[in-house]
RNA sequence: GGGCGAGUAGCUCAGCUGGUUAGAGCGUACGAUUCACAUUCGUAAGGUCACAGGUUCGAUCCCUGUCUCGCCCA
Numbered sequence: 001g002g003g004c005g006a007g008u009a010g011c012u013c014a015g016c017u018g019g020u021u022a023g024a025g026c027g028u029a030c031g032a033u034u035c036a037c038a039u040u041c042g043u044a045a046g047g048u049c050a051c052a053g054g055u056u057c058g059a060u061c062c063c064u065g066u067c068u069c070g071c072c073c074a
Base pairs, nucleotide, nucleotide: 001073002072003071004070005069006068007067010026011025012024013023019057028044029043030042031041032040050066051065052064053063054062
């Protein structure tokens, strides 16, 4: 330098062939349960969907470029 894959909550990940409010598990906070802890249950907070443009009435999703990480080729 070229090719492929990944980037979504603090962590691990889902999301579909563009549309109703962006989700799960774990974790965190609070509450219930307990004499207390753990377990269990409930509630809540937490997101620029890597970044910047473009297409579209509408983009996490499609197109272009950039950045980071991994693998392969040279």